Predicted 3D model of a 1517-nucleotide RNA (small-subunit ribosomal RNA) from Lentisphaera araneosa HTCC2155. Its Rfam family is "Bacterial small subunit ribosomal RNA". Gene Ontology terms of the family: structural constituent of ribosome and ribosome. RNAcentral holds the sequence, with entries from Rfam. The organism belongs to Lentisphaera araneosa, within Bacteria.

[in-house]
RNA sequence: UGAUUGGAGAGUUUGAUCCUGGCUCAGAAUGAAUGCUGGCGGCAUGGAUUAGGCAUGCAAGUUGAACGAGAAGUUCACUUCGGUGAAUGGAAAGUGGCGAAAGGGUGAGUAACGCGUGAAUAAUCUGCCCCUAAGUUUGGAACAACAGUUGGAAACGACUGCUAAUACCGGAUGUGACUAUCAAGACGCAUGUUUUGAUAUUUAAAGGUUACGCUUAGGGAUGAGUUCGCGUGCCAUUAUGCUAGUUGGUAAGGUAACGGCUUACCAAGGCUAUGACGGCUAGGUGGUCUGAGAGGACGAUCACCCACACUGGGACUGAGACACUGCCCAGACUCCUGCGGGAGGCUGCAGUCGAGAAUCUUCCGCAAUGCGCGAAAGCGUGACGGAGCAAUGCCGCGUGAUCGAAGACGGCCUUCGGGUUGUAAAGAUCUGUCAGGGGGGAAAAACGAUGAUGGUACCCCCAGAGGAAGCCACGGCUAACUACGUGCCAGCAGCCGCGGUAAUACGUAGGUGGCGAGCAUUAUUCGGAAUUACUGGGCGUAAAGGGUCCGCAGGUGGUUUACUAAGUCAGAUGUGAAAUUUCAGUGCUUAACACUGAACCUGCAUUUGAAACUGGUAGACUAGAGUAUGUGAGAGGUAAGCGGAAUUUGUGGUGUAGCGGUGGAAUGCGUAGAUAUCACAAGGAAGACCAAAGGCGAAGGCAGCUUACUGGCACAAUACUGACACUCAUGGACGAAGGCUAAGGUAGCGAAAAGGAUUAGAUACCCUUGUAGUCUUUAGCAGUAAACGUUGUACACUCGAUGUUGGUCUGGUUAGUCGGAUCAGUGUCUAAGCUAACGCGAUAAGUGUACCGCCUGGGAAGUACGGUCGCAAGACUAAAACUCAAAGGAAUUGACGGGGGCCCGCACAAGCGGUGGAGCAUGUGGCUUAAUUCGAGGCAACGCGAAGAACCUUACCCGGGUUUGACAUUGAGCGACGUUCGGUGAAAGUCGAAUUCCCUUCGGGGCGCAAAAACAGGUGCUGCAUGGCUGUCGUCAGCUCGUGCUGUGAAGUGUUCGGUUAAGUCCGGCAACGAGCGCAACCCAUAUCCUUACUUGCUAACAGGUAAUGCUGAGAACCUUAAGGAGACUGCCCGUGUUAAGCGGGAGGAAGGUGUGGACGACGUCAAGUCAGUAUGGCCCUUACACCCGGGGCUGCACACGUGCUACAAUGGCCGGUACAAAGGGCAGCGACAUAGUGAUAUGGAGCGAAUCCCCAAAACCGGUCUCAGUACGGAUUGGAGUCUGCAACUCGACUCCAUGAAGAUGGAAUCGCUAGUAAAUGGGCAUCAGCUACGGCUCAUUGAAUACGUUCCCGGGCCUUGUACACACCGCCCGUCACAUCAUGGGAGCUGAGUUCACCCGAAGUCGUUGCGCCAACCUGCUUGCAGGAGGCAGACGCCGAAGGUGGGCUUAGUGACUGGGAUGAAGUCGUAACAAGGUAGCCGUUGGGGAACCAGCGGCUGGAUCACCUCCUUU
Repeated sequence: UGAUUGGAGAGUUUGAUCCUGGCUCAGAAUGAAUGCUGGCGGCAUGGAUUAGGCAUGCAAGUUGAACGAGAAGUUCACUUCGGUGAAUGGAAAGUGGCGAAAGGGUGAGUAACGCGUGAAUAAUCUGCCCCUAAGUUUGGAACAACAGUUGGAAACGACUGCUAAUACCGGAUGUGACUAUCAAGACGCAUGUUUUGAUAUUUAAAGGUUACGCUUAGGGAUGAGUUCGCGUGCCAUUAUGCUAGUUGGUAAGGUAACGGCUUACCAAGGCUAUGACGGCUAGGUGGUCUGAGAGGACGAUCACCCACACUGGGACUGAGACACUGCCCAGACUCCUGCGGGAGGCUGCAGUCGAGAAUCUUCCGCAAUGCGCGAAAGCGUGACGGAGCAAUGCCGCGUGAUCGAAGACGGCCUUCGGGUUGUAAAGAUCUGUCAGGGGGGAAAAACGAUGAUGGUACCCCCAGAGGAAGCCACGGCUAACUACGUGCCAGCAGCCGCGGUAAUACGUAGGUGGCGAGCAUUAUUCGGAAUUACUGGGCGUAAAGGGUCCGCAGGUGGUUUACUAAGUCAGAUGUGAAAUUUCAGUGCUUAACACUGAACCUGCAUUUGAAACUGGUAGACUAGAGUAUGUGAGAGGUAAGCGGAAUUUGUGGUGUAGCGGUGGAAUGCGUAGAUAUCACAAGGAAGACCAAAGGCGAAGGCAGCUUACUGGCACAAUACUGACACUCAUGGACGAAGGCUAAGGUAGCGAAAAGGAUUAGAUACCCUUGUAGUCUUUAGCAGUAAACGUUGUACACUCGAUGUUGGUCUGGUUAGUCGGAUCAGUGUCUAAGCUAACGCGAUAAGUGUACCGCCUGGGAAGUACGGUCGCAAGACUAAAACUCAAAGGAAUUGACGGGGGCCCGCACAAGCGGUGGAGCAUGUGGCUUAAUUCGAGGCAACGCGAAGAACCUUACCCGGGUUUGACAUUGAGCGACGUUCGGUGAAAGUCGAAUUCCCUUCGGGGCGCAAAAACAGGUGCUGCAUGGCUGUCGUCAGCUCGUGCUGUGAAGUGUUCGGUUAAGUCCGGCAACGAGCGCAACCCAUAUCCUUACUUGCUAACAGGUAAUGCUGAGAACCUUAAGGAGACUGCCCGUGUUAAGCGGGAGGAAGGUGUGGACGACGUCAAGUCAGUAUGGCCCUUACACCCGGGGCUGCACACGUGCUACAAUGGCCGGUACAAAGGGCAGCGACAUAGUGAUAUGGAGCGAAUCCCCAAAACCGGUCUCAGUACGGAUUGGAGUCUGCAACUCGACUCCAUGAAGAUGGAAUCGCUAGUAAAUGGGCAUCAGCUACGGCUCAUUGAAUACGUUCCCGGGCCUUGUACACACCGCCCGUCACAUCAUGGGAGCUGAGUUCACCCGAAGUCGUUGCGCCAACCUGCUUGCAGGAGGCAGACGCCGAAGGUGGGCUUAGUGACUGGGAUGAAGUCGUAACAAGGUAGCCGUUGGGGAACCAGCGGCUGGAUCACCUCCUUU
């Protein structure tokens, strides 16, 4: 202590999330193929495509113990040596028997009793084999072989003659058998079956041998035929369908046998939605693969059954065939031929050609196992046993093992230190599997002999690490990473996706991972896929509820009793072939493999039981359903009639110039009298208020009033029927609007059409007209909608709250009326539960039951074709090719909106001054150029980098030069370097002459030279490889985190809300509580005061002095300076506010609510800017893209723009006089002062490295003049003359003087700055710098305003909310026509092929039938004994059927086709902008019309429409 041990997920839609949903991957498998590689063995497997064609050989024979005849050879005898005879022998052929119907092959056909399974045969047959019983008698006539003659090329025959048998024929016998009749029993399952007896009919035989045959019967076994139940593909775009031998009967024929199997007659049946008929596909099964299973796919090898044998038809023989290597006929094909005629059938084994991605040897043997024949020996056997070929598969083995660190060389990487390959190699010591050599050597044979495999397996010996490793991958899925090359190229890719100069994704290398004599790829199947869901899915919004109801079939069905036993459950019996699978063992060295036993085969049939449930039969019941009675509400339906308001039109009156219409206009109407107004009339359509998410109806839908007819519903109480019920495929009825046909009608509205506007255009939106239509009587057709609650019908169950409609009961109340209960409807909120969420929640989307409909990725497409319906429009039904990796639902965070609310800002408004016009300056663009170096580009580039281009700078151009370099580091050598002079040159440079080291710790160092290397150098590229820095939103008030809580989750909450603030500032409330970066404060300056300090600053008092001055003594009060403090905090008062935060006002105060100004810039955005400031990765250049020098350029000028200066003048210009700052700077400097010059400046030069000296004010003010002019405004431009800096002012400096005296008279559209010491005006200083283009930049003071009602609007921003198809985030997304290219597809005059069917014609072979001119051995009769006749038979002829063929028609299907239709996909094409936000006219659905196109318009419908207002309802207080 056996036989049921088993279920994994991942990637990809999004900014992120959850869901739905497809696509893809990881696994296993194969009769495989392809690529690279390849040592051995065992066991298997190997034409899947053309059921295409086949050369050659073989694959079915055997029997002499059935028969006649008998070759060669051998022996004997004879011989004329030529041979002859006998015996033996048994070849080749023939007659006869048995076999050839098995074995072997293939899967074309077949959707069928073909197969599987289980039955039936009382409807049958069965050679050889076994058992039992009986018999085996007597005659006869031929035909092959053979011989002769003869035809033909051959294949093959024809005639004459001879002959045997287990070949053939007749007679006898009859145990028996068959048929008919009669009699008596027995039995069953309906027809029936069976036993016994009697009579009559018919009916056998074969011998050969030593033991086999033959005949008649019965039985068995085996095999076969036939029948039936059930099971066994797809398509309904195959259905008022199919069927005439069709369905049945009677009779006959036929068969081994039943039967329309066949024929005649009669009847008119039979099949079908449980799928007939038709079409397509297919051999079926045991089983195989996969799967947890249920299933799904398949049907190689092995086994069973079927079918087929070149294609089609047919029969013969036989026990068995309609016969793979038999026959006949027809056809196609191939071959032979003497052209007359013949022959053939590899889907047997090998082999060949062809087609194909693809599938083997023209091998050995009958030794084994089996089969045929034979008495046997034996013979035959491409069955079979073996070998060969092929990694085609499964299994096993090997390619070495143990030590071995200098961690060798080499390779690769590197941070240059090293790491890794790696104990790997080398080296040392061993082993000997496989392969190799030598020797031995089986079993497989039970049974005498016999072994193809095979000298094989196996055993022993030998040598030697020797002969034996590759393939794929390495971005994620998915184990495994670096370097180089390439640069959206080449390429990869299973999906997502990689590659545009730093590729772990391409190619190569190194390394690593996986598997391993294989490894990958491709193809196919199952799985994963719960992605067809039986196990095991869904349908409100993702795909999906039919528009609604009625209702046959079908499905399902209340309570109870009895019976039954179909379903159901249990037992037994039979069967379910073997192999396979599973388990336990056994045998090959193991395994694969094989064998033994068991289990399993989940099924079917029979039988015996059970009776709960379902079903059936019979009976009963009333809770479902219905009927009757009584009330009640209602826009329920149909028809007829009646009425008023309003519009329009007509007539008449009044009346006069406009009316109408719009965002604004115009078209239009009107002096021929409109509009307005009054009266009358006509006509059509629609029904204000009531009126309500109120009512009714199945839905569509229904609204003035009255009448008639009529359907349904609710409630109440009783009575009755007694399951009569629910649902419903096909079917039927109804069914908005629009549309159609015919006849009416037509007031208003109003597709089309016309005109006017708008517009870039406007086939639209707006306006003026207006036809169909809308309406009615109808009569019809049509049959669709966002026909929606996007929610099928029916029934049951499952907390509450609150409205409302209709009924009934009931409590209180005088009444009005208020309450309670219940039934039926109709709303809202909510619990549990459900849901992806949103939401639903007794009117379920909850929990269950019954039935129906529908879905299975997006697009193509609700389309094509076909069919049905329709007058048409069209409706219903309904695909595929191809294409994509998504399409989609709900919710989240942002962003956006020509959405909403609140709030802020010199944002607007209110003001002041400007720009835009002129001239000039400056920057930019453009143009030009040898070069006009480069960068910056809306705000946030443009007086920007540049706080200063004549050279230099300088990066650009031209020219001249240098090459270890102008500069840095390293080692070694030499010793100068430098200065001066001369030559040459534009200079750089180069040549020559003269002169000549420093420091030192004595080691050396500094500096220089020449040569050689490493290297230097680059303002070359990439700011989209970077650091750093900066701009901007924006000094806007925001941006986040921890813990907790909510949500499946992304996320939310906090941060929202009510107030308040400059502020996410603060307060209150709150599932939040806290915290961080920002805000504020801390810092600097400034405004007031105090203390301290007193020089170079200051000077009140005292004193001295001067023309005058803090000039001096002195002082420390003041001012100032610079150190430290104080002060301002909503602290105090009043009011208000929530007893809050705060706000308003006031007091005090130098200052009041952030006092003012600065510095300070959250998380982040813009691939913002900068490789030319510096730094830096990578790439590039290296006698040049480096370096030096001279000159030129950056300044160039038809033009455009930005920023400024000066002006246009009288608030001014000019002249004269006179006053007041702050902040800075100064030694190659500031320079007083003096002199000279008109002046810029020059000369001389005190003082000062600066609170000491110097630079140092202007507007203002006072006086005068000018008097409105292109001027005494304005100063450009130009001429001349100078000054200064500097090597040098030509290109190309500034300043001065004289002269000249342009434009310009306040600036179009548009646009900028500023809210107080601000704007405006005025001047001063500084950096850079030799000088300067500075009118720029930064900074300082002087003078010093106006205005803000307010938040509607413009711009920007913040918060909340809403919509979204956006997320590169509206500069978004996205639609359609057109043009081009490619692909697949529909139509199409037709053309071509295939299949099938109908009708007719022709009619082979052959069975059957008829016939009997012709022919014939056996048997019979007769006689004339070899003739005649008969029986029987044959050839032939005729008839029916009949394959192929022909003609014509139909149907189905495939290919092709000028042209044509839409579709899909493509780089950045064209035209518009239809949709997404209120998408700028809300969108969408149906329908009709119109239009380049998206689309527009009319009618009806829907919300899956934003916003505002109102109404209603709900929740809370």